[in-house]
RNA sequence: GGGCCUGUGGUUUAACGGCAAAACACCUCGUUUGCACCGAGGAGCUCCGUGUUCAAUUCACGGCAGGUCCA
Numbered sequence: 001g002g003g004c005c006u007g008u009g010g011u012u013u014a015a016c017g018g019c020a021a022a023a024c025a026c027c028u029c030g031u032u033u034g035c036a037c038c039g040a041g042g043a044g045c046u047c048c049g050u051g052u053u054c055a056a057u058u059c060a061c062g063g064c065a066g067g068u069c070c071a
Stems, first nucleotide, its partner, number of pairs: 001070007010024004018054001026042005047063005
């Protein structure tokens, strides 16, 4: 330098173009003498830009980052 793949809460992953979800983690409350477990509730996410569309996590293009292969 070129080809391919990936990018979603703090982490790991879901999501026919139509309300962004689950587990763990975090916060609050309950339970306990206390801690843990358990129960109830809560906050927090689509890498960036442009385009297509009534509507984009999803489709197209460009960029950025990571991985992999070739040189």
Molecule: transfer RNA
Organism: Patescibacteria group bacterium